[in-house]
RNA sequence: UCCGGGGUCGGUGAAAGUCCGAACCGGCGGUGAUAGUCCGCGACCCGCUGCCAAGGCCACAAGCCGAGGCUGCGGUUGAGCCGGUGGAAUUCCGGUACCGACAGUUAAAGUCUGGAUGGGAGA
Numbered sequence: 001u002c003c004g005g006g007g008u009c010g011g012u013g014a015a016a017g018u019c020c021g022a023a024c025c026g027g028c029g030g031u032g033a034u035a036g037u038c039c040g041c042g043a044c045c046c047g048c049u050g051c052c053a054a055g056g057c058c059a060c061a062a063g064c065c066g067a068g069g070c071u072g073c074g075g076u077u078g079a080g081c082c083g084g085u086g087g088a089a090u091u092c093c094g095g096u097a098c099c100g101a102c103a104g105u106u107a108a109a110g111u112c113u114g115g116a117u118g119g120g121a122g123a
Base pairs, nucleotide, nucleotide: 001123002122008022009021010020011019023111024110025100026099027041028040029039030038036098037097045075046074047073048072050070051069052068055065056064057063080096081095082094083093084092102114103113104112
């Protein structure tokens, strides 16, 4: 310095990119051969620890409390089978499934908006 993709058509309705039918998307490292579903990592959230700390209590002080911020450690965190090829594949080919943080919203969100011009695995 770089570093995440995706809502189109139809239906219902007062109202839906949130529901229903179909559609679309797939971070990073690893691996006997290419992975959203294998083994790990990361973001959100929670706890502990240490440091910093607005401010409060108090007669200055000492002492106590302390929003919030950061470091480190830990926790939580979704989903795949069957067949084929092969020396080797839950990674390829065929078939058929499944999964997707939190907050917001005239109505429930992987796809809209927001924290985020952030953080971060990593390159």
Background
A computed fold for a 123-nucleotide RNA from Glutamicibacter mishrai, annotated as FMN riboswitch aptamer (RFN element). Lineage of the source: Bacteria > Actinomycetota > Micrococcales > Micrococcaceae > Glutamicibacter. It matches the Rfam family "FMN riboswitch aptamer (RFN element)". Rfam describes the family as follows. The RFN element is a highly conserved domain that is found frequently in the 5'-untranslated regions of prokaryotic mRNAs that encode for flavin mononucleotide (FMN) biosynthesis and transport proteins. Model confidence (mean pLDDT): 83 of 100.